[in-house]
RNA sequence: AACUGCAAAAAGCAAACCUCGCGAAAGCGGGUGACGCAAAGUCUACGGUCUACCGGGCGCAAGCCCCACGACGGCAGGACUGCCAGA
Repeated sequence: AACUGCAAAAAGCAAACCUCGCGAAAGCGGGUGACGCAAAGUCUACGGUCUACCGGGCGCAAGCCCCACGACGGCAGGACUGCCAGA
C1' cells in the first nucleotide's frame, strides 16, 4: 500500500414511532428515539424509485391520465477519503 472484517477496543452515524417547523406532495430540517450500518463519511441523479403544485389532455361535473423543472445517496452503481484489527 492492497485485501479482508472472526474476535476485541476506542469512537461515530441513526430507521420507524412521537413531536415542532417547511413543503401541493414526495420528502426535508430540529428534538426525541435506536431498526440497523465497517464507510449509514464526502461527492455524483448515469440506472432505478417516489411525488405531480404549475402546465398539458379528457370529462357536464366529480375526477382521471401525462409531465420533473421537485425529491430519495439508509435502492443499486461510480469517484475520493478514513478508525481499529490481521482470525
This is a predicted structure of an 87-nucleotide RNA (c-di-GMP-I riboswitch aptamer) from Massilia cavernae. NCBI's taxonomy places the organism under Bacteria, Pseudomonadota, Betaproteobacteria, Oxalobacteraceae, Massilia. Of the family's consensus pairs, 95% are formed in the model. Its mean pLDDT, the model's own confidence on a scale to 100, is 88.